[in-house]
RNA sequence: GCCGCUUUAGCUCAGUGGUAGAGCAGCUCACUUGUAAUGAGCAGGUCCGGGGUUCAAAUCCCCGAAGCGGCUCCA
Numbered sequence: 001g002c003c004g005c006u007u008u009a010g011c012u013c014a015g016u017g018g019u020a021g022a023g024c025a026g027c028u029c030a031c032u033u034g035u036a037a038u039g040a041g042c043a044g045g046u047c048c049g050g051g052g053u054u055c056a057a058a059u060c061c062c063c064g065a066a067g068c069g070g071c072u073c074c075a
Stems, first nucleotide, its partner, number of pairs: 001071007010024004018055001026042005048064005
């Protein structure tokens, strides 16, 4: 320098055009002598940034950023 993949909740990941979800973690309640476990509920993300297409974008297109991997060059 070129190519590919990844970026979504505190963490690990789903969601591939139609109002964003799960597990774990957190909080509350129940249960227990108490703790754990278990059960019920609650809260938490303008989806890496900017622009475009569309009635409508996490999703499609373009330009960037960060991370990972591969290839090439070294005059």

This is a predicted structure of a 75-nucleotide RNA (transfer RNA) from Candidatus Peribacteria bacterium RIFCSPHIGHO2_02_FULL_51_15. The coordinates come from a structure-prediction model, not an experiment, and the mean pLDDT is 81. Rfam family: tRNA. The family's RNA type in Rfam is transfer RNA. Lineage of the source: Bacteria > Bacteria candidate phyla > Candidatus Peregrinibacteriota > Candidatus Peribacteria. The same sequence occurs in records of 3 taxa. The sequence is in RNAcentral, with records from ENA.